[in-house]
RNA sequence: AGGUCCGUAGCUCAAGUGGUAGAGCACCGGUCUCCAAAACCGGGGGUUGCGAGUUCGAUUCUUGCCGGGCCUG
Numbered sequence: 001a002g003g004u005c006c007g008u009a010g011c012u013c014a015a016g017u018g019g020u021a022g023a024g025c026a027c028c029g030g031u032c033u034c035c036a037a038a039a040c041c042g043g044g045g046g047u048u049g050c051g052a053g054u055u056c057g058a059u060u061c062u063u064g065c066c067g068g069g070c071c072u073g
Stems, first nucleotide, its partner, number of pairs: 001072007010025004019056001027043005049065005
C1' cells in the first nucleotide's frame, strides 16, 4: 500500500428483511445474617467511534475519516 472483518453501558456481547436500544457480569439500594459471602427483590448508567448522504424515520443502507484484528505484498 491492497483486501477483509470489527467499533453499541465500566467489561463481554445481542438487537430475522430500517420503526421508541437490551442481556450477562460489574456497580448502587434493600431482604436475609451476629458480620460478611451466597441467594432473592429493586435501581442507576448509552449524543450506538466522529462526520456526510438516502429516508417520514438509520445501531441497521451508502460514503469519507479515526482506531483495532487478520490476510497478501
A computed fold for a 73-nucleotide RNA from a Synergistaceae bacterium, annotated as transfer RNA. Model confidence (mean pLDDT): 82 of 100. The source organism's lineage runs through Bacteria, Thermotogati, Synergistota, Synergistales and Synergistaceae. Its Rfam family is "tRNA". The family's RNA type in Rfam is transfer RNA.